[in-house]
RNA sequence: UCGUGCUAGAUGGGGAGCUGGCGGUGCCCUGUACCCGCAAUCCGCCACAGCGGGAUCGAAUUCCCCCUCGAGGGCUUAGAGCUUUCGUGACUGCUGGCAUUAAGCGGUGUAGAAGGUUGGGUCCUGCGCGGCGGGAGCCUGCGAACCUGGUCAGGUCCGGAAGGAAGCAGCCAUAAGCAGCCCCUCUCGGGUGCCGCAGGUCUACCUGGCCGGAGCUGGCUGAUGCUGGUAAGACGAGAGACCCAGUUCGACAGGGGGUGCACGA
Repeated sequence: UCGUGCUAGAUGGGGAGCUGGCGGUGCCCUGUACCCGCAAUCCGCCACAGCGGGAUCGAAUUCCCCCUCGAGGGCUUAGAGCUUUCGUGACUGCUGGCAUUAAGCGGUGUAGAAGGUUGGGUCCUGCGCGGCGGGAGCCUGCGAACCUGGUCAGGUCCGGAAGGAAGCAGCCAUAAGCAGCCCCUCUCGGGUGCCGCAGGUCUACCUGGCCGGAGCUGGCUGAUGCUGGUAAGACGAGAGACCCAGUUCGACAGGGGGUGCACGA
């Protein structure tokens, strides 16, 4: 120096959390690096700190140490800012209602405002008249087997006869009742009437006359006052993530160094 066979050792690691502490299962980050059983109301150990069983590689690109880099995680401070939850609603904003005003706009007004006065109508009451509707009467027609009337054929009865009597059907006229009914008479009623008379009301509306001589109105905008709504801004309390800073642990990667035994050539 080479070959063969063994051993130490390796066959993932880390963070937070849990734990008296260590490790594991579970979560997270890296990364690809055996198998089986146990395990979070936990499992197994004791500073030599998973336990039990099996397999592969095996003295070096694979093991150990140091340095560099650094994914990622934890902790802390500060709050400018961002997002979000809840609350306040005497500040700002936005937006309603009522009242006042009459600055602007508009409407109306010398074809005469406000105001005053007078009359009429609408409104209410009473009376009257008319009309409409209802009812009744009047009028017309129909209308009674018998218990309505007149006339009563036939037939019946009285009588010796002369002559009388009652009376069905039919005909006529009617009662009760039914139907029609332009008019006429009476009566009842009203969301009846550009009707008449009298009265009431004098407020509301419409309208006419007279006086008067320039405003009236409050529809829209504005101003003022009062009273709401909303919660956009603002304020208060809290939470979250990101960024910066400090600190802590730290995978992977890179560099450097170190490290057995036996046999044979």
A computed fold for a 265-nucleotide RNA from an Anaerolineales bacterium, annotated as Bacterial large signal recognition particle RNA. Rfam family: Bacterial large signal recognition particle RNA. Rfam classes the family as a non-coding RNA gene. Its mean pLDDT, the model's own confidence on a scale to 100, is 78. NCBI's taxonomy places the organism under Bacteria, Bacillati, Chloroflexota, Anaerolineae, Anaerolineales.